[in-house]
RNA sequence: GCGGCAUGCCUUACACAUGCAAGUCGAGCGGCAGCGCGGGGGCAACCUGGCGGCGAGCGGCGAACGGGUGAGUAAUGCAUCGGAACGUGUCUCUUGUGGGGGAUAACCAGUCGAAAGACUGGCUAAUACCGCAUGAGAUCGAGAGAUGAAAGCAGGGGACCGCAAGGCCUUGCGCGAGAGGAGCGGCCGAUGCCGGAUUAGCUAGUUGGUGGGGUAAAAGCCUACCAAGGCGACGAUCCGUAGCUGGUCUGAGAGGACGACCAGCCACACUGGGACUGAGACACGGCCCAGACUCCUACGGGAGGCAGCAGUAGGGAAUCUUGCGCAAUGGGCGAAAGCCUGACGCAGCGACGCCGCGUGCGGGACGAAGGCCCUCGGGUUGUAAACCGCUUUCAGCAGGGACGAAGCGAAAGUGACGGUACCUGCAGAAGAAGGUCCGGCCAACUACGUGCCAGCAGCCGCGGUAAUACGUAGGGACCGAGCGUUGUCCGGAUUCAUUGGGCGUAAAGAGCUCGUAGGCGGCCACUCAAGUCGAAUGUGAAACCUCGAGGCUCAACCUCGAGCCUGCAUUCGAUACUGGGCGGCUAGAGUCUGGUAGGGGGAUCUGGAAUUCCUGGUGUAGCGGUGGAAUGCGCAGAUAUCAGGAGGAACACCGGUGGCGAAGGCGGGAUCCUGGGCCAGUACUGACGCUGAGGAGCGAAAGCGUGGGGAGCAAACAGGAUUAGAUACCCUGGUAGUCCACGCCGUAAACGAUGGGCGCUAGGUGUGGGAGGUCAUCGACUCCUUCCGUGCCGCAGCUAACGCAUUAAGCGCCCCGCCUGGGGAGUACGGCCGCAAGGCUAAAACUCAAAGGAAUUGACGGGGGCCCGCACAAGCGGCGGAGCAUGUUGCUUAAUUCGACGCGACGCGAAGAACCUUACCAGGGCUUGACAUGUAGGGAAAAGCCGUGGAGACACGGUGUCCGCAAGGGCCCUACACAGGUGUUGCAUGGCUGUCGUCAGCUCGUGUCGUGAGAUGUUGGGUUAAGUCCCGCAACGAGCGCAACCCUUGUCCUAUGUUGCCAGCGGUUCAAGCCGGGGACUCAUAGGAGACUGCCGGGGUCAACUCGGAGGAAGGUGGGGACGACGUCAAGUCAUCAUGGCCCUUAUGUCCUGGGCUGCAAACAUGCUACAAUGGCCGGUACAGAGGGCUGCAAACCCGCGAGGGGGAGCCAAUCCCAAAAAGCCGGCCUCAGUUCGGAUCGGGGUCUGCAACUCGACCCCGUGAAGUCGGAGUCGCUAGUAAUCGCGAAUCAGCAACGUCGCGGUGAUAAUUCCCGGGGAUGUACACACUGCCCGUCAGGCGAUUCGUUACUCAAGU
Repeated sequence: GCGGCAUGCCUUACACAUGCAAGUCGAGCGGCAGCGCGGGGGCAACCUGGCGGCGAGCGGCGAACGGGUGAGUAAUGCAUCGGAACGUGUCUCUUGUGGGGGAUAACCAGUCGAAAGACUGGCUAAUACCGCAUGAGAUCGAGAGAUGAAAGCAGGGGACCGCAAGGCCUUGCGCGAGAGGAGCGGCCGAUGCCGGAUUAGCUAGUUGGUGGGGUAAAAGCCUACCAAGGCGACGAUCCGUAGCUGGUCUGAGAGGACGACCAGCCACACUGGGACUGAGACACGGCCCAGACUCCUACGGGAGGCAGCAGUAGGGAAUCUUGCGCAAUGGGCGAAAGCCUGACGCAGCGACGCCGCGUGCGGGACGAAGGCCCUCGGGUUGUAAACCGCUUUCAGCAGGGACGAAGCGAAAGUGACGGUACCUGCAGAAGAAGGUCCGGCCAACUACGUGCCAGCAGCCGCGGUAAUACGUAGGGACCGAGCGUUGUCCGGAUUCAUUGGGCGUAAAGAGCUCGUAGGCGGCCACUCAAGUCGAAUGUGAAACCUCGAGGCUCAACCUCGAGCCUGCAUUCGAUACUGGGCGGCUAGAGUCUGGUAGGGGGAUCUGGAAUUCCUGGUGUAGCGGUGGAAUGCGCAGAUAUCAGGAGGAACACCGGUGGCGAAGGCGGGAUCCUGGGCCAGUACUGACGCUGAGGAGCGAAAGCGUGGGGAGCAAACAGGAUUAGAUACCCUGGUAGUCCACGCCGUAAACGAUGGGCGCUAGGUGUGGGAGGUCAUCGACUCCUUCCGUGCCGCAGCUAACGCAUUAAGCGCCCCGCCUGGGGAGUACGGCCGCAAGGCUAAAACUCAAAGGAAUUGACGGGGGCCCGCACAAGCGGCGGAGCAUGUUGCUUAAUUCGACGCGACGCGAAGAACCUUACCAGGGCUUGACAUGUAGGGAAAAGCCGUGGAGACACGGUGUCCGCAAGGGCCCUACACAGGUGUUGCAUGGCUGUCGUCAGCUCGUGUCGUGAGAUGUUGGGUUAAGUCCCGCAACGAGCGCAACCCUUGUCCUAUGUUGCCAGCGGUUCAAGCCGGGGACUCAUAGGAGACUGCCGGGGUCAACUCGGAGGAAGGUGGGGACGACGUCAAGUCAUCAUGGCCCUUAUGUCCUGGGCUGCAAACAUGCUACAAUGGCCGGUACAGAGGGCUGCAAACCCGCGAGGGGGAGCCAAUCCCAAAAAGCCGGCCUCAGUUCGGAUCGGGGUCUGCAACUCGACCCCGUGAAGUCGGAGUCGCUAGUAAUCGCGAAUCAGCAACGUCGCGGUGAUAAUUCCCGGGGAUGUACACACUGCCCGUCAGGCGAUUCGUUACUCAAGU
């Protein structure tokens, strides 16, 4: 793109223009308006029913069917099964059909009216109407008997009769009466048929009877009288909703939802009511009345009813042509021809649905172009295309061309669909593909764009710069003339649970008991046969559905057959169980007798302790109260204490996881009344039982009413405190109330958060009550058995888990109550109850994607317990105050390059910014580039040196001339690929690092436990610095960590002694390891030994281990270092380096000069130096270690006050040099002062490094001499050779802002346990981005509703 078959106002039963949808019969009748024929006529007007016929009329049949719609209806309805008191046109049968009469429409004449129409007078026919006759049967009546019918028309015809018409005969059609049947209809009954109880009572013709009436027919259907009934919790009445069914959709089924098309029934026809006619109606296209609406009108009056077919307006998300035909099927009339038929048959429109077909088929590259992606190799689109070969369905054109047709008719003839289906031929791959989706559910992935924007979204959720989720593209997936969306229904949803759920903690057991209806119910017989089971018969319409077969080319669709229709009814049969009846039994239940425990209940009486108050005594200054206080009481005598008295309330000890009660609840003692339980025992009753909707009673505290009472306590209230506030917690007071009597209320975490009853299912151990036994006898014990109660533990089983577990939450039965996501809300409204407060019953709108239970792992806690750490405390010294240095923030600037930000950024990257570094700024230059590789072409020569210009980069000139035999290399120029980037993203990354933390933890395998997350191990008891070790243990082992192994240091030994050392021997010197020598010592280098809780004693589980001791240089890891588990912080770094993406490309690259990184109101961080006498200055004098040194360290000596200069021995370094160590020690001065403290700042003069010290170096000398007198809140380090203090060295480096950093040695203290902080292992949690969590309420803006107060203007009924 095409075709077939179906289907198409779900909304306004809203309103309708126009046309059509029910007529027909002349063979019932009188007739003749119109048409045709014939006849008459001057064949002109016209006349003529004579013929064909026929408008209107009389008459008959039909119009009650067919077609539409679903308003109403919850039963006057439908479905299924029955019933008796009925009707029936047309069809069938029997029989009759005789004889009369009077009218009336049409028509004619006239009148009224706009019209619709009406009226008056006159004529006429009939199968119209009315008597008479007859009456088999019918009806009435007990019977006798009575009542009561009819119509003709058409065709044919021999005789006979008649003038004729005709009579007469016959056939057909009709007509009357009766009978039976079929079909159809009316009526009655049973059963079934939606929601609401926030509708619980309804009913007066109501229920029944009798008389009467009425109907086709039973009946309160109607009426009079009588009776007082009838219906209802098995849901009446009322309200809402709804046509019912066969069936349709869904579902495994049971169910759930629905009732379009087709079929059966019902109801309705503008709304409401009514009857007429008729066999049939209370009548869709009939009538009357009323109403609304519309139309006509001459305003007087009339007309109309699409929920028939088309069609229009409107409503709406939405639903068609004002078509063709009666050819077929069916219907009405007719004798028939025939007429009518928007029923129907067809066509049209709509992908609305179902079904079928096509849009081509085969070949065709290790794969065109283009597109997209790319790791640049390639991949993919993709055999897809091109190209070659082939075919022609469908559409197109042309030719042929139906079935459906039988009937009717003398014959001819008769098809809407339709020139359609179908057949044949022709041309050409020719005319014919889209939609959704591609994060998971769910099948299908990449790129770019975008950057919490734009957008997507069914749920979860995507998007904040690499988005498979948005948009586009390429590719892909799924369907395909469709594909998606939206809506509705069922499913999934065992999420209303009959099949097939629950109620301890998730929603859910009524607060408890009694008890009505109801439900359920022990053992043994007999009987009935209602339930139940079986068989048969009838019915369960057709269609539908399933199966088989057949017809359209297949299918959809259609036809035939079979099954099915799970139901209902009737008959017969069965009797186990349930049920009814009857009889019996005692195991359930109850009664009786004897015991027994008890805070069971009610009433009356009574006791002591204590509080308070009153009186009196003693007595004096306080008492009381709290965390600490104050209010309060007290010299008018309190508190304390003694005696006496008053009054009210509650009952210490006993007292108990003990008792009693249905629950609420019950506690001094006595008496009276009274309920229930338990145990033992025999006898009795004989299922009398269990539960329990409604109902009734009881029911803590608070509260309410009336009247008492009132000691203590104590809402409200008052005061004092606390606090930011404190309408609280604490304190001092204090009224209702608490108590009693009577009456209300009726709730609760009324809890075991566990309804009641019965039976069954391991135990162990307490405790209360009783009985029995044992102990040779008795009593008290002990022990055993048993019944009832009350606890704990625990098996099976159950449970989501926690847990329950003979006192079940186990296994079963019976009955009741209750639940169905959270919020709204146990609220509103209604009803009932209450004096009120309020209670009981109990929603919806709206809103959320959860709310919730149990358990797990973490994290957290101003929760508790254990244990560590310079964590606190104890102490020493600092910081915070001053000046300066350095870093940072901020500000400034052309630039002050960038990064680091709590600890864990801030003397950090910087172990060296004057240029360089340098990344920043300004200016001047370059563009294959400062640097790398490659290709192509070309070229001379490079570098270097000199000169000129310039700030320099650079440019120009001169000079110069590389390696190689050559090819060529190296170099330069041009062009192209490319280089380059300290540009961006550390939240795209690698690597490295910080931190928790050198903390002792973090895990795995196997096993075990748990549904699982997960647990166990790893917890526990000890112990350790340590998850270190030991013991125990459903765990047993193992790994990463700890420790050890490594380096260093402390002692000794061995070896070797130069540049190191020098005891003894010898030599030289003022002196000296300076020399000969020596290896003893120190030391160096290398190797070894040593320490392991090994030994002794105490403790200990006689384990680990710990305490003490011995020995030892060292003792319990000897000191120090290196070494940092699983992981955390999107920690830090794209500027060390590497690297994905993005960005720049005559610049974000690169070169140069100069500047900046050093700027200075301020703030912070880290240091240095000080503030002085434990000090400063001067002189003398002693002792280290570890380092560094050849563009280097540099001695002696000389010069300079000094920095330094000259000088150059020595040393590539255990040799020489840097190099003096300093504090210390000895001696002297200073005497408490802004100083002989302190040295900033500034002036002047110098030295050195360097191309160059202006911005911007260090050092020296002279002068100047600032702040500062020990530092607020707060805060840091340190546990032994440590802190403190003293100096020395090194890296970087030309020099140096170094007071920094990293090392080295010298001198060398004090002091100690759990409050703060951090960390490690066991409980609570509503947290899990994990307490900076989570979360509650008010208020601020707006809207809606309501209440109160006040004012103003008013004010109904009523009184």

Annotation: This is a predicted structure of a 1359-nucleotide RNA (small-subunit ribosomal RNA) from an uncultured bacterium.